[in-house]
RNA sequence: GCAGUUGGCCGGGCGGCCGCGGCAGCCGGCCAAAAAAGCUCUUCGGAGUUGCUUUGGAUCGGUGGCUGAGGAAGGUCCGGGCUCCACAGGGCAGAGUGCUGGGUAAUUCCCAGGCCGGGUGACCGGCGGAAAGUGCAACAGAGAGCAGACCGCUGGGGAUUCGUCCCCAGCAAGGGUGAAACGGUGCGGUAAGAGCGCACCAGCGCGGCAGGAGACUGCGGCGGCUAGGCAAACCCCACUCGGAGCAAGACCAACAGGGGACACGGAGCUGCCCGCUUCAACCGCCCCGGGUAGGUUGCUAGAGGCCUGAGGUGACUCAGGUCCCAGAUGGAUGGUCGCCCGUUCCGUAAAAGGAACGACAGAACCCGGCCUACAGGCCGACUGCAGAA
Numbered sequence: 001g002c003a004g005u006u007g008g009c010c011g012g013g014c015g016g017c018c019g020c021g022g023c024a025g026c027c028g029g030c031c032a033a034a035a036a037a038g039c040u041c042u043u044c045g046g047a048g049u050u051g052c053u054u055u056g057g058a059u060c061g062g063u064g065g066c067u068g069a070g071g072a073a074g075g076u077c078c079g080g081g082c083u084c085c086a087c088a089g090g091g092c093a094g095a096g097u098g099c100u101g102g103g104u105a106a107u108u109c110c111c112a113g114g115c116c117g118g119g120u121g122a123c124c125g126g127c128g129g130a131a132a133g134u135g136c137a138a139c140a141g142a143g144a145g146c147a148g149a150c151c152g153c154u155g156g157g158g159a160u161u162c163g164u165c166c167c168c169a170g171c172a173a174g175g176g177u178g179a180a181a182c183g184g185u186g187c188g189g190u191a192a193g194a195g196c197g198c199a200c201c202a203g204c205g206c207g208g209c210a211g212g213a214g215a216c217u218g219c220g221g222c223g224g225c226u227a228g229g230c231a232a233a234c235c236c237c238a239c240u241c242g243g244a245g246c247a248a249g250a251c252c253a254a255c256a257g258g259g260g261a262c263a264c265g266g267a268g269c270u271g272c273c274c275g276c277u278u279c280a281a282c283c284g285c286c287c288c289g290g291g292u293a294g295g296u297u298g299c300u301a302g303a304g305g306c307c308u309g310a311g312g313u314g315a316c317u318c319a320g321g322u323c324c325c326a327g328a329u330g331g332a333u334g335g336u337c338g339c340c341c342g343u344u345c346c347g348u349a350a351a352a353g354g355a356a357c358g359a360c361a362g363a364a365c366c367c368g369g370c371c372u373a374c375a376g377g378c379c380g381a382c383u384g385c386a387g388a389a
Base pairs, nucleotide, nucleotide: 001385002384003383004382005381006380007379008378009377010376012340013339014338015337016336017335018334020068021067022066023065025063026062027061028060029059030057031056032055033054034053037050038049039048040047041046070360074371075370077369078368079367080366081365082245083244084243085242094241095240096239097238098237099113100112101111102110103109114127115126116125117124118123128236129235133234134233135230136229150175151174152171153170154169155168156167157166158165159164183201184200185199186198187197188196202226204223205222206221208219209218210217211216249297250296251295252294258288259287260286262284265279266278267277268276269275304323305322306321307320308319309318310317311316341358342357343356344355345354346353
C1' cells in the first nucleotide's frame, strides 16, 4: 500500500423569529368563601345588596423563565420490578430450557472454557440422547433401513449366422444414480469375490492410569468386526415453571337511578287531641352504598447517568464523588431564515462560485437483553499478501 476480521462510538452544529406539551412564578378578569364596614328595607329578631381586603380555584387571558425523544423510542421475542387475582400437599397433563463453569434481580442474555465443522489466517458457526421404542426421507436409482443386483465379474449347461445370445448358480471388487449405497489402504485368499483372514488406520463399546473444578484431554488394554441421517417428528432423560397486566390497581365523584330515616299526607286503635301501628305513586329534606361522564393518583429518582479508585482473564462487582435527564392521553417535541458541516450535481486547468438534498425512525408504567431498520462518519485491536529500510 492492497485485501480482510473484530470491538466500540457519533449519527448534523450554532444563532434569530414563530408555534406546541410540562413545571413553578407574576399581572389582570371571573367564580366561591370569610369577618367587619357602608347603603336600602324592617314586625328591630333580621333580610337584601355593594365595592374593598384576605384566602382559595377541575376557570379565562396576558407576560417573562426553565425544560422537552432514540440508538434503536420499533418488533413485542425472552427476563425482571411493580399491581391485582388465585394458592394445604403430591401426582398427571401442558409449556420452556438443554456441552462445562461463572455473571446477574432474572433470562432463550452475557463472559470464560471444551469439543465438532468452515477459513491460509485474524476469526466465524454449531452443541443432551438416534446402541429404549414408534416414525420420516422429494427426485434420480436395480436397491433408502434386519438394503440391493442395472451394467459388470466368475463357474456350469445350451444355442449359434462364430458377432454373440439364453438358462441355472455364485459374487459385490469395478462402473452408474443420489445429499446419503453399510468402514479405508495393503497383503493373503478365491472360480470370481467379500472383515473371509491378517497388519495398520478411522470409528464404536467396556475397563485402567495420568491431568483438569468440570465439559473434556493424553497414554495404554480388552472386545466384536462397522454401528448412516433427522429429535424446530413423536419420544426419552435432567432441570425450571400459578394467571392477568398501568386499559394493572387506588381515590374523588356531576347528572340519572337504587336503599333508608324524618316531616307532611292517607288508613287503623278512637268521635276529637296527643301517642302508637301501618301504607305511601309524586313532592320536600337529610343520610347511605354502588357507580357512568369527568377528574386525581399510579407517573417517572431509577437494578439511573458520568468520573475516579479497588477486585476479577472476563462478563461483572464494590467504594467514594458528582449530576437530575420528557411525562402527553387523540396524544406536545414542529416550522422558517441565516451561517457552518457533510453528500451529490453543475462549473473551473485548478480554484472561486452556484443548486439540490440531510439515513432509519419516533416515547406512553419502568428496567435488562435479543432481533430487525439505518445516509454518512470517527476511533482501537488484529490477520493475509506485496514492497522498502